[in-house]
RNA sequence: GACAAAGGCAAACCGCCGGUGACGGCGGGACGCAAAGCUCCGGGCCUCCGCUCCGCGGAGGUGGCCGAGCCGCCGAA
Numbered sequence: 001g002a003c004a005a006a007g008g009c010a011a012a013c014c015g016c017c018g019g020u021g022a023c024g025g026c027g028g029g030a031c032g033c034a035a036a037g038c039u040c041c042g043g044g045c046c047u048c049c050g051c052u053c054c055g056c057g058g059a060g061g062u063g064g065c066c067g068a069g070c071c072g073c074c075g076a077a
Base pairs, nucleotide, nucleotide: 001074008033009032013028014027015026016025017024018023031064037070038069039068041067042066043065044062045061046060047059048058049057050056051055
């Protein structure tokens, strides 16, 4: 980051499975994505539990919420 090339990933939804749950896995399916590759380090949001209860603490989830770190394809301006 291009009216480029070769590719890649896969939202919602549906089916099956797991989980108290947020949600995750597999298959189908494509809304989109120059990292929508990886990582909970910081923040946001979400779930569960607790408390001196509207705020805080603990344990989780979300990487396609953002930041940050690491790795990666191509090569026009």

RNAcentral holds the sequence, with entries from MGnify.
c-di-GMP-I riboswitch aptamer from a soil metagenome, 77 nucleotides, folded computationally.
The coordinates come from a structure-prediction model, not an experiment, and the mean pLDDT is 89.
Rfam family: c-di-GMP-I riboswitch aptamer. Rfam links the family to the GO term cyclic-di-GMP binding.